[in-house]
Molecule: transfer RNA
Organism: Catenulispora sp. MAP5-51
RNA sequence: GGGCCUAUGGCACAGUUGGUUAGCGCGCCGCCCUGAUAAGGCGGAGGUCGGUGGUUCAAGUCCACCUAGGCCCACCA
Numbered sequence: 001g002g003g004c005c006u007a008u009g010g011c012a013c014a015g016u017u018g019g020u021u022a023g024c025g026c027g028c029c030g031c032c033c034u035g036a037u038a039a040g041g042c043g044g045a046g047g048u049c050g051g052u053g054g055u056u057c058a059a060g061u062c063c064a065c066c067u068a069g070g071c072c073c074a075c076c077a
Stems, first nucleotide, its partner, number of pairs: 001073007010026002013023001019057001028044005050066005
């Protein structure tokens, strides 16, 4: 230098062919249960989807560029 993959709550991930409110598990907070803890039950908070721009009536999803991480190839010495 060329190509490909990934980026979504604190962590690990899902999100189909663009379409109603962005979800699941763990964790966290409160309550119940217990002598107490754990386990269990119930409820709740927390993300605008890596960034910018574009397409569209509508974008996590499509397009362009950029950033970060990973893989392969090439080049130089």